[in-house]
């Protein structure tokens, strides 16, 4: 310089054939204990990395930029 994957919540990470954005930990709150821990019912929290496009509709598809891995190539 080329080719591929990956980017979603505070972390890990799901998300199928485009059609109401999730789980788990993790955080408050309630309950249970003398207290704390367990345990149990709830409840906040998202520009879906950015920008444009296509559609009636886009986390999903197309372009492009950045970040981050990977493998190849190139130079002395």
């Nucleotide at each position: 310089g080329g080719a591929c994957g990956c980017u979603u919540a505070g972390c890990u990470c799901a998300g199928c054939u485009g059609g109401a954005a999730g789980a788990g930990c993790a955080u408050c709150u309630g309950c249970u204990u003398g207290a704390c821990g367990u345990g149990c019912a709830g409840a906040g929290g998202g520009u879906c990395a950015g920008c444009g496009g296509u559609u009636c509709a886009a986390g999903u598809c197309c372009g492009u930029u950045a970040g981050c891995g990977u493998c190849c190539a190139c130079c002395a």

Predicted 3D model of a 76-nucleotide RNA (transfer RNA) from Solibaculum mannosilyticum. Rfam family: tRNA. It is annotated as a transfer RNA. Gene Ontology term of the family: triplet codon-amino acid adaptor activity. The prediction has a mean pLDDT of 81. The same sequence occurs in records of 3 taxa. RNAcentral holds the sequence, with entries from ENA. Taxonomically the source falls in Solibaculum (Bacteria, Bacillota, Clostridia, Eubacteriales).